[in-house]
């Protein structure tokens, strides 16, 4: 330099032919326990990477942009 993929909760990921955004784990509070693990329950958590466009309405569809990974030179 040129192709391709990814980017959603503290952390690892799902997600939706466009219509209030979710799991597990962590963290908190509670019950259990003599105490602590363990276990059961709740509970809190998000400018969906930015910005612009379509559209009644966009995390979802196009355009650039940053980043990160891989190929290829």
């Nucleotide at each position: 330099g040129g192709c391709u993929a990814a980017a959603u909760a503290g952390c690892u990921c799902a997600g939706u032919a466009g219509g209030c955004a979710g799991a597990g784990c962590u963290a908190c509070g509670g019950g259990u326990u003599g105490a602590a693990g363990g276990u059961c329950c709740g509970u809190u958590g998000g400018u969906c990477a930015g910005u612009g466009g379509u559209u009644c309405g966009a995390u979802u569809c196009c355009a650039c942009u940053u980043u990160u990974a891989g190929c290829c030179a």